[in-house]
The part of an RNA shown here (large-subunit ribosomal RNA, domain VI) has 250 nucleotides and comes from Mucilaginibacter pedocola. NCBI's taxonomy places the organism under Bacteria, Pseudomonadati, Bacteroidota, Sphingobacteriales, Mucilaginibacter. It was read from a public genome assembly. The coordinates come from a structure-prediction model, not an experiment, and the mean pLDDT is 83.

Context: one part of a larger RNA
RNA sequence: CGUUGGAAGUUUGAGUGGGGCUGACCUUAGUACGAGAGGACCGGGUUGGACUAACCUCUGGUGAAUCUGUUAUGCCGCCAGGUGUACUGCAGAGUAGCUACGUUGGGAAUAGAUAAGCGCUGAAAGCAUCUAAGUGCGAAACUAGCCACAAGAUGAGACUUCCAUUGAGGAUCGUAGCAGACUACUACGUUGAUAGGUUACAGGUCUAAAGAUGGCGACAUCAAAGCCGAGUAAUACUAAUAAUCCGAAG
Numbered sequence: 001c002g003u004u005g006g007a008a009g010u011u012u013g014a015g016u017g018g019g020g021c022u023g024a025c026c027u028u029a030g031u032a033c034g035a036g037a038g039g040a041c042c043g044g045g046u047u048g049g050a051c052u053a054a055c056c057u058c059u060g061g062u063g064a065a066u067c068u069g070u071u072a073u074g075c076c077g078c079c080a081g082g083u084g085u086a087c088u089g090c091a092g093a094g095u096a097g098c099u100a101c102g103u104u105g106g107g108a109a110u111a112g113a114u115a116a117g118c119g120c121u122g123a124a125a126g127c128a129u130c131u132a133a134g135u136g137c138g139a140a141a142c143u144a145g146c147c148a149c150a151a152g153a154u155g156a157g158a159c160u161u162c163c164a165u166u167g168a169g170g171a172u173c174g175u176a177g178c179a180g181a182c183u184a185c186u187a188c189g190u191u192g193a194u195a196g197g198u199u200a201c202a203g204g205u206c207u208a209a210a211g212a213u214g215g216c217g218a219c220a221u222c223a224a225a226g227c228c229g230a231g232u233a234a235u236a237c238u239a240a241u242a243a244u245c246c247g248a249a250g
Stems, first nucleotide, its partner, number of pairs: 001152001005163007015149004021049007033038001051106005059100004066093005071086006110144003117137004169246004173189005194239003197235005203228003211222004
């Protein structure tokens, strides 16, 4: 820009793409078969490999704005307590998020029409013949089925609701996000929990003494003050004010 008034929401599916892998074991059954040696088809079940999708409950990784320990040195007048620099100074842990080494799932079943192939009936050609008329089976291939996209499918579809300048709807702007390079998308904007703050909880870290449990004991575990980023909930304390613009009778 189009889809022939303008919108919001819900959809149909022409069509397009993805996926389609495979082993071993148990059983059927030491059966059929075979003199024996050996040893199945068909069918049922279990468990793997590789590939792939989603996710973070568990197990791990990371976690330079979390906690703790600690060395050297400077500073905060000194002590105490902090803070800067030294690769994040070094070291031990570690929430959220992101992740694999983790967890869960997938390939299918089934149907249709077939290929090679196997047939039935059957003439031409009194026989024979799967084929000429007719008719049946038959593969990871094909068409559906599973997953995703999809009306610019210009063949531009359908349904519901709303609106007529007294304005449906949209945008700007702001607070943000599980969205994101920007844009876009999504949530919210006082008739408000959108973010921050605060409170509570979860979770992390964790010194000495005292405490509890276990151990003859060395010791281990629990609980625990303080501090704390991303988590859950509550709460208008702070910021989302006010406003402006676009917008439909051919």